[in-house]
RNA sequence: UGUAGAAUUUGGCAAACUGACUGAAAAGUCAGGACGCAAAGCUUCCAGUCUAAAAGUUAACAAUAUUGUUUAACUCAUGAUCGUGGGGUUGCCUUA
Numbered sequence: 001u002g003u004a005g006a007a008u009u010u011g012g013c014a015a016a017c018u019g020a021c022u023g024a025a026a027a028g029u030c031a032g033g034a035c036g037c038a039a040a041g042c043u044u045c046c047a048g049u050c051u052a053a054a055a056g057u058u059a060a061c062a063a064u065a066u067u068g069u070u071u072a073a074c075u076c077a078u079g080a081u082c083g084u085g086g087g088g089u090u091g092c093c094u095u096a
Stems, first nucleotide, its partner, number of pairs: 003096002005093001012037002017032006035083001041089003045086003048081003055075006061068002
């Protein structure tokens, strides 16, 4: 220095749930709380998954000649997830 993580040190992070806030939602932030995690540190580069505001299409309804201060369905990330997997990158131990 690299690989491995059975052992070892200092420790680290924080699921579900609860409260507040943000958001159309998925979800996120803060506080409490610990299911677990050897990268459960960071990073959306690839894939998967989640959501569908806006946009488009269709149908209905209303008005009246073509529209909508309307409703519903479908398509679709530019949104989200690093505690879904992979990639990149930075680290503790000093046992092999």